[in-house]
RNA sequence: AGAGUUUGAUCCUGGCUCAGGAUGAACGCUAGCGGCAGGCCUAAUACAUGCAAGUCGAACGCGUAGCAAUACGAGUGGCGGACGGGUGCGUAACACGUAUGCAACCUACUUCCGGGGAAGGAAUAACAAGAAGAAAUUCUUGCUAAUACCGUAUGAAGCAGCUUACCCGCAUGGGUUGGGCUGUUAAAGGGGCAACCCGCCUGGAAAUGGGCAUGCGUCCGAUUAGCUAGAUGGGGAGGUAACGGCUCACCAUGGCGACGAUCGGUAGCUGGUCUGAGAGGAUGAUCAGCCACACUGGCACUGAGACACGGGCCAGACUCCUACGGGAGGCAGCAGUAGGGAAUAUUGGGCAAUGGGCGAAAGCCUGACCCAGCCAUGCCGCGUGAAGGAUGAAGGUCCACAGGAUUGUAAACUUCUUUUAUCAGGGAAUAAGGCUCAAGUAACUCUUGAGAUUGAAGGUACCUGAGGAAUAAGCACCGGCUAACUACGUGCCAGCAGCCGCGGUAAUACGUAGGGUGCAAGCGUUGUCCGGAUUUACUGGGUUUAAAGGGUGCGUAGGCGGUUUCAUAAGUCAGUGAUGAAAUGUCGGGGCUCAACCCCGUACCUGUUACUGAUACUGCGAAACUUGAGAAUGGAUGAGGUUGCUGGAAUGUGUGGUGUAGCGGUGAAAUGCGUAGAGAUCACACAGAACACCAAUUGCGAAGGCAGGUAACUGGGCCAUUUCUGACGCUGAGGCACGAAAGCGUGGGGAGCAAAACAGGAUUAGAUACCCUGGUAGUCCACGCCCUAAACGAUGGAUACUAGGUUUUACGGAGCAAUCUGUAGAGUCCAAGUGAAAACGAUAAGUAUCCCACCUGGGGAGUACGCUCGCGAGGGUGAAACUCAAAGGAAUUGACGGGGGCCCGCACAAGCGGAGGAGCAUGUGGUUUAAUUCGAUGGUACGCGAGGAACCUUACCUGGGCUAGAAUGCGCGUGACGGAUUCAGAAAUGGGUCUUCUCGUAAGAGCACAAAGCAAGGUGCUGCAUGGCUGUCGUCAGCUCGUGCCGUGAGGUGUUGGGUUAAGUCCCGCAACGAGCGCAACCCCUGUGGUUAGUUGCCAGCACGUAAAGGUGGGAACUCUAAUCAGACUGCCUUCGUAAGGAGUGAGGAAGGAGGGGACGACGUCAAGUCAUCAUGGCCCUUACGCCCAGGGCUACACACGUGCUACAAUGGUUAAUACAGAGAGUCGCAAGCUGGUGACAGUAAGCAAAUCUCACAAAGUUAGCCUCAGUUCGGAUAGGAGUCUGCAACUCGACUCCUUGAAGCUGGAUUCGCUAGUAAUCGCGUAUCAGCAAUGACGCGGUGAAUACGUUCCCGGGCCUUGUACACACCGCCCGUCAAGCCAUGGAAGCCGGGGGUGCCUAAAGUCGGGGGAUAAGAUCCCUGCCCAAGGCAAAACUGGUAACUAGGGCUAAGUCGGAACAAGGUA
Repeated sequence: AGAGUUUGAUCCUGGCUCAGGAUGAACGCUAGCGGCAGGCCUAAUACAUGCAAGUCGAACGCGUAGCAAUACGAGUGGCGGACGGGUGCGUAACACGUAUGCAACCUACUUCCGGGGAAGGAAUAACAAGAAGAAAUUCUUGCUAAUACCGUAUGAAGCAGCUUACCCGCAUGGGUUGGGCUGUUAAAGGGGCAACCCGCCUGGAAAUGGGCAUGCGUCCGAUUAGCUAGAUGGGGAGGUAACGGCUCACCAUGGCGACGAUCGGUAGCUGGUCUGAGAGGAUGAUCAGCCACACUGGCACUGAGACACGGGCCAGACUCCUACGGGAGGCAGCAGUAGGGAAUAUUGGGCAAUGGGCGAAAGCCUGACCCAGCCAUGCCGCGUGAAGGAUGAAGGUCCACAGGAUUGUAAACUUCUUUUAUCAGGGAAUAAGGCUCAAGUAACUCUUGAGAUUGAAGGUACCUGAGGAAUAAGCACCGGCUAACUACGUGCCAGCAGCCGCGGUAAUACGUAGGGUGCAAGCGUUGUCCGGAUUUACUGGGUUUAAAGGGUGCGUAGGCGGUUUCAUAAGUCAGUGAUGAAAUGUCGGGGCUCAACCCCGUACCUGUUACUGAUACUGCGAAACUUGAGAAUGGAUGAGGUUGCUGGAAUGUGUGGUGUAGCGGUGAAAUGCGUAGAGAUCACACAGAACACCAAUUGCGAAGGCAGGUAACUGGGCCAUUUCUGACGCUGAGGCACGAAAGCGUGGGGAGCAAAACAGGAUUAGAUACCCUGGUAGUCCACGCCCUAAACGAUGGAUACUAGGUUUUACGGAGCAAUCUGUAGAGUCCAAGUGAAAACGAUAAGUAUCCCACCUGGGGAGUACGCUCGCGAGGGUGAAACUCAAAGGAAUUGACGGGGGCCCGCACAAGCGGAGGAGCAUGUGGUUUAAUUCGAUGGUACGCGAGGAACCUUACCUGGGCUAGAAUGCGCGUGACGGAUUCAGAAAUGGGUCUUCUCGUAAGAGCACAAAGCAAGGUGCUGCAUGGCUGUCGUCAGCUCGUGCCGUGAGGUGUUGGGUUAAGUCCCGCAACGAGCGCAACCCCUGUGGUUAGUUGCCAGCACGUAAAGGUGGGAACUCUAAUCAGACUGCCUUCGUAAGGAGUGAGGAAGGAGGGGACGACGUCAAGUCAUCAUGGCCCUUACGCCCAGGGCUACACACGUGCUACAAUGGUUAAUACAGAGAGUCGCAAGCUGGUGACAGUAAGCAAAUCUCACAAAGUUAGCCUCAGUUCGGAUAGGAGUCUGCAACUCGACUCCUUGAAGCUGGAUUCGCUAGUAAUCGCGUAUCAGCAAUGACGCGGUGAAUACGUUCCCGGGCCUUGUACACACCGCCCGUCAAGCCAUGGAAGCCGGGGGUGCCUAAAGUCGGGGGAUAAGAUCCCUGCCCAAGGCAAAACUGGUAACUAGGGCUAAGUCGGAACAAGGUA
């Protein structure tokens, strides 16, 4: 000191969460020792038992024991039980803190200074006797003492009254042991031989302790705004220690309050404690100061002191005893018990120390205190060993597994040490005093000395010795934050989680293990507080768009305020004094072995107060000033406001005329109006509302807002002059006023309207909407309400300062004018600066000052309740529970849009031919089946994998078999392997018979078999674990990088722009300059030519030769073959253009602007396809999910779809004749020729491993004949029969041939496909696979050979730029509301049940005070009574809770229903 989390990424805003510290803690796991501390936070609940306050015989009498001294006991009396100890209920208060005051007070014991103590009296407890009662206790009679009680005397310096002198003070007044006079008030003795000591009375002083008063400070709520009758004051009286409404009578009517009264809630306050850099925030255990309380409430008595924790009286609740008559009690003292609770200890020891009470003292008492016990509750310290030790042991774990890595110097082992624990021995300080004796002294209770003693803790701390590594380690975590990783198990299950989030078969996030990390006698978890959080911001925040400027003005209180001088000294500053308790904390020392802890000193305690001083600033007072503000004079300005009058156009209506069939309305229609005459048109009349042009980016107003003209009244700002006043100012909580539209009330008015509601017509799946036709409130006027708006510049007001450019309004100045310039406005572009950015920028969102308002995560919610305003509708004020980890702003890159612009493509259009209808072929779906193996499924699956399913293939099914297996490698053994034959069987397989080795470099090799092993096998799963390969966008023109520059950043620029191109092709421009992958080119085929070469190809000329034929000699011209070269580049011309480039029926050329075709596929997208080509991780099977065999299936068939073939015919069919290809294939082959067969084919047989031979006749075409529009001489399905061929085998299930049969079909609905030239269309030929073939498929080859393209509006796809976005899984996106279901909290609610407080009335204990009575020596007790009053009862209200049938909305919840509101122009912005 920060970090995680909103996004695809970014910056910001903003919340949530974490890391730290702390704790009177609790819980989980674990636990060796010691020191020091701490220990009912809850029920101020109830308490059994014991103890916690007594003491004095030197105040007094008595009793008991004793011979006595004396001891003990109860009582009278004295002192103390008002301290100490506990608790925090109450209390928001002079309770506490702090500082003052008392001239308004008290103070036992203590200290000091004075004075005094004369002489008497009457009782009473104890005790005795008797009585009542269960008891507690009480009563009667009698006796007695005092330091108990009561008179009398004396007495002042006390008190009271009168009077007087001096001094003093802040008012009343105070002081003087002043003066004078009068009155009044005291006393107690005890001890001692004595001296003397203690005690007593009365004064004064001091100290200590208290009482009272005052200033200031001290929680939350305004959804508590008014409170108050002894209330505020007065003089008087009473009362008190004392002032005082403290109390009372009388008089007055005050007092408090937005600077928060009253009321409600909560709470003991402080020193301090925790945290924090500090300021603060939280807290108030232990220790200390103060207060309050003592079962609850009230009351007084005694006393120096109490309204009294272990005293009293009364009332109440509760508990206990009881003989039922009546009594007793109060742990919030120490222990302890029950209860409550997550939770907090022993019914311990001792008065040895410290302190307290009493006492002359010894001493007694003391649960205060000192100690011990329990508890890891905290802090601190120590230990659980140290050094060496590599075979890097064994074991565990992991892996690439004959091995390696790690655990790990860790262990074993060797040497050493002994803290701690154990045992044994020694053994404190804390002790001072007191007592006894002696000495000193005039004397002592004094001092000194001596002696014997006093320790709970404790035989503890501490010290010494002994033996032996011996007695001693856990907990949490290991995805990021946050230090630390692997394996197995699990499979959105079980579970984890502080936040983000993990888990759906390869989980470093779950569970376990190994390993690691952190801390350590502890470690984690939970709760709480501070911190981080500048996230309430004084230090130290904000408000255009993130939450947040009030709708606007006027103005009260308040806050702030121009220049100069004087005075003052309140604020302010300085010095000094007092106080700020101690402890704590800081610093420096010291003591326990260290530390914690304790002790000493110092500084501090930031505060308050008094005195003195200073006077810059602020304040207060006085005087002045003019620049702020206002006024005056002159001038212009404007839709500023109010009222009246008035105008024309338009619209509607009415009347009349002309006139005829439609009008109106829409995307298209219909409703509606119209032959009873509409609409159109003309004239006249009436009505109400709004004001075209001018008009503007204009003006005015505080805002809302204001627009025909004109008059009256009226407000404002501005300019000029610089005449007057002299700070008169700014802001403004409350308050008052104004305040669009809609709406409300009363009364008018009513033409029009994109006019709510309503009605009808359309649209639609629906259409309570959008569109249309109508239409009432309303819109208009007057008066009165309402008081809200995206009331917006989403920007409060005022003042000052900080570059400019440009446009404009009003009024000035200068100039002839153009123009320049001043003030006040209204816009725009920008500088500095600001801002998260967008943007703002003299009209600030800049730099500063002053005042007001407002904000503090999203939702719940501007809701509920309460109050208040309103006729109402509603407005103002304004929460919480609960819930989420986000919600949000600006900008970026994409994607998308029923946004825009530009461009391209057989994309549309223009054409040609098809598909969709028929039959068949083939593939798919579906269905069926024992199986119909598997995969491919929009485009980008469906004549696809398959370029050949009868067996095989084959993966499927049924059945029969095998188990180291059908195949391969290694190694061991045997010797055959093989051939022939036979039996069983469907075969696989099994059994039998006969026969039998080879090569060799002599090591061995080949082959086969048997058994064990290392190893097999799987077309089983996962293409969402993968490689490789492939499809698609798309042969679309794009995709990127380096450096630089811009931006906080994501990113941008480059790559955009202007042109051009098929092209990111090229040119120009430009904060870019270059480069890469793509494009193009380089490669192949083809089109022209040259050169070289000339067989198997060719044949012009020469020769031979044939029926014919390059058949032969020969030739090398031509064609061709196949190698190489040339050629094309907008190069030339014209023209357009800056250029790139374009255009031309241009030239030349075989070819012209890429000549035609192919191969070639950027970054990437689709978790696209393939685990069944192959390879491969993981998982699964192992007498089977492997392997072999036979048969079956993949060929099924109500049906649906795709791709094709053949057709429907005359541009045809058929018969006959006849012409011209290219590219291929061939020895397990192609096969000429000949013969047979109608034919498929068969038989036989040359040639050819092929420019030589063969397949091999090309067909359409051409010529001629027939058919003549018909289900035909079209069409050929289907079917019957007979055959051929291949093959172990054509039944399921082949192809072909011949004869016969002769189905549908007459050009095909919606819709849809291909093609732009040697293309479509049409015609045939070949090849691969292959025994054969389901081939009409696929891949190639040539022949014949068109039509059309105006053009880019539209459909589809794509590219570039731009725009909007709430999308980023990216529109197949996102997302809203009702309803239905579950859960949760909340509001309302008839009612029901409580709580605290107040008020009124009734009643009233005890008690003080007052009055009265009798009685008495005088009294008291006693009796009667008045005021006050606790408790109780009754009553009506208010406040505040709980609960509730029912009800309302809200929140949350993978896959419910209905729609489709928002985000793109979201399809009606």
Molecule: small-subunit ribosomal RNA
Organism: metagenome